C1' cells in the first nucleotide's frame, strides 16, 4: 500500500422569517383572545421476538398433559440476553465466524438408486458336485447423502480384528490439574457405522393486558320510589265472541347504574453522567442525598422556507505539473492525444426513521464521519 | 396502542420432509358447427422474500415483507 476480520463512538452545525404542542405569568373588551418566558423524539422511538415492573381476575396440596429452554461457570429484577471459558462439527490460508443437552436401552423413518439402509452376497473371489446349483467370503467393483474403523504384516481354499504392530475412536480403572465444562499421563478390554424423530433427564411457565385498572359524570331513555291524575281512547289477560273485572300506557319530582366526556394510572426510573474501589469481563459497591434529571401529548405537536458553513462522491468545464506513445523538426523544441495528481468554478448527495404505561435485551433498517485491535499478501528500510 | 391469523398458476383450493405440487373455474390450441355455446382432446402458467436444520424443505425453525381479523363498560 492493497484485501479483509472483530468492535467502539457519533449520526445534522450556525443565522433569519413564518408556524405547531405543553406549562407558567401578565393584560383586557373575559374569549377556543392577545403578549412574554421556559420546555419539546431515537440509536434504533421500529418489529412486537424474549424477559421484568405495574394492574385486574384466578389460586388447598400432589400428579399427568402441553409449551419453552438445554456444553461449563458467572452476571442480572428477569431472560431464549450478556461476559469469560471448555470440547467436538462446519466454513475460511488466516484474523475469525457459525453450531451444540443425553442416548446405556427400546421403537420408527431413511424417497430414488442399489443385491442389501441393517440379524448385508449383485458382480467378483474360493470350495464342492449331478454344470447350474449349494456353501463360504465384506479384500476388490458398482449404487448412494450414508455400506459395518484406517494401514501394513501374518494367516487362509479364498477371506475377514480371525491374530499382531502402529494410528484413530469408545468403555472401564488409576494418578495429577481445574469451581466446572474438561485437560494431561498411564493401564486394561478387539469394544468399533450414521442421521433424524419418538423417547429420557433437568429447569421454568396461572390468564389477560394501560383499550389493564381506579374515580367523577352530561343529554336522551329508564329500573326503583313519592305526589297528582285516571274523563275519553288504546294495549294485554280472562285459551272463541259480547259485556264486566284486573293491570299498563299520563304529568311532576326524587333517584341508582351505565353511555358521551373528563380526571387518574403517567412518567423520578432495577435512571444518567463523573470519580474511586473490586472483577479478565459482563457487572457490582461507594461518594449520596453534591451534579443532571431531559415530551407526557390522546388522533396525537417538535415543522417548512431562505442563506452561510462543513463533509462526501467524482459528474461536467477550465488551468497547472509529470509520464506515455504519435506527428513535425533547424534535434533546442513545438503540436495535438491519452492516463495520473493537484487547483478553481458549476452541478449532485447528506441516511434510516417519529414517543403513545415504563424498563432490560434481541432482531431488523441506516447517507456518512471518527476511531481501536488483529489477519493475509506485496514492497521498502 | 395491544392480541392473533393468513400468503401455493389469472381466481379458488388440496398437498405425511422424498421421484415431475392434485382438482375446479378461467385462458390458449384442436375436434365439432354456417358462426358460436355446450361437449370432447391436448397444452402453458405457481409454493411472498432471505437465511438455517436436513442427504433432501411448499412442509420444520428464525428474520423480513404484504394482507386480514379482533380488543370500551355493565349484565
Nucleotide at each position: 500500500g492493497c484485501a479483509g476480520a472483530a468492535g467502539u463512538g457519533u449520526g445534522g452545525a450556525c443565522g433569519g422569517u413564518c408556524g405547531c404542542c405543553g406549562g407558567c405569568c401578565g393584560c383586557c373588551g373575559g374569549g377556543a383572545g392577545c403578549g412574554g418566558c421556559c420546555g419539546g423524539a431515537g440509536g434504533a422511538a421500529a418489529g412486537u421476538c424474549c424477559g421484568g415492573g405495574c394492574a385486574a381476575c384466578a389460586c388447598a396440596g400432589a400428579g399427568c398433559a402441553u409449551c419453552a429452554u438445554a456444553c461449563u461457570u458467572u452476571c442480572u429484577a428477569a431472560c431464549g440476553g450478556a461476559a469469560a471459558g471448555c470440547g467436538g462439527g462446519u466454513g475460511g490460508c488466516g484474523a475469525c465466524a457459525u453450531u451444540c443437552g443425553g442416548a446405556a436401552g427400546a421403537u420408527g423413518u431413511g424417497a430414488c438408486a442399489g443385491a442389501a439402509a441393517a440379524u448385508a452376497a449383485c458382480c467378483g473371489c474360493c470350495u464342492c458336485c449331478u454344470c447350474g446349483g449349494a456353501g463360504g467370503u465384506a479384500a476388490g467393483g458398482g449404487u448412494g447423502a450414508a455400506a459395518a474403523g484406517g494401514c501394513g504384516g501374518g494367516g487362509u481354499a479364498a477371506g475377514a480384528g480371525c491374530c499382531c504392530a502402529c494410528c484413530g475412536g469408545c468403555u472401564u480403572c488409576c494418578g495429577g490439574g481445574g469451581c466446572g465444562a474438561c485437560c494431561c499421563g498411564g493401564a486394561a478390554g478387539g469394544c468399533c457405522g450414521c442421521a433424524c424423530a419418538u423417547c429420557c433427564u433437568a429447569u421454568g411457565a396461572g390468564u389477560u393486558g394501560c383499550a389493564a385498572g381506579g374515580c367523577c359524570a352530561a343529554a336522551u331513555a329508564u329500573a326503583c320510589c313519592g305526589a297528582c291524575a285516571c274523563a275519553a281512547g288504546g294495549g294485554a289477560g280472562u285459551g272463541g265472541c259480547u259485556c264486566g273485572c284486573u293491570c299498563c300506557c299520563g304529568u311532576c319530582g326524587g333517584g341508582g347504574g351505565g353511555u358521551a366526556g373528563g380526571c387518574u394510572g403517567c412518567u423520578a426510573a432495577a435512571g444518567g453522567a463523573u470519580g474511586c474501589a473490586g472483577g479478565c469481563a459482563a457487572c457490582u459497591g461507594c461518594a449520596g442525598u453534591u451534579c443532571c434529571g431531559a415530551a407526557g401529548a390522546u388522533a396525537a405537536a417538535u415543522g417548512a422556507c431562505c442563506g452561510u458553513a462543513a463533509g462526501g462522491a467524482g459528474g461536467a468545464a477550465g488551468g497547472u505539473g509529470c509520464c506515455g506513445a504519435c506527428g513535425u523538426u533547424c534535434c533546442g523544441a513545438c503540436g495535438a492525444c491519452g492516463a495520473c495528481a493537484c487547483c478553481u468554478u458549476c452541478g449532485c448527495c447528506u441516511a434510516c426513521a417519529a414517543a403513545a404505561c415504563c424498563c432490560g435485551g434481541c432482531u431488523u433498517a441506516c447517507a456518512g464521519c471518527a476511531u481501536u485491535u488483529c489477519u493475509g499478501c506485496a514492497u521498502u528500510u | 396502542g395491544g392480541u392473533c391469523g393468513c400468503u401455493u398458476g389469472g381466481a379458488u383450493g388440496a398437498g405425511u420432509g422424498g421421484u415431475u405440487u392434485a382438482g375446479u373455474c378461467a385462458u390458449c390450441g384442436g375436434u365439432c358447427u354456417g358462426c358460436a355455446a355446450a361437449a370432447c382432446c391436448g397444452g402453458g402458467c405457481a409454493c411472498g422474500g432471505c437465511g438455517g436444520u436436513u442427504c433432501g424443505a411448499g412442509u420444520c425453525c428464525g428474520c423480513c415483507a404484504g394482507c386480514g381479523a379482533c380488543c370500551u363498560c355493565c349484565a
Molecule: RNase P RNA; transfer RNA
Organism: Muribaculaceae bacterium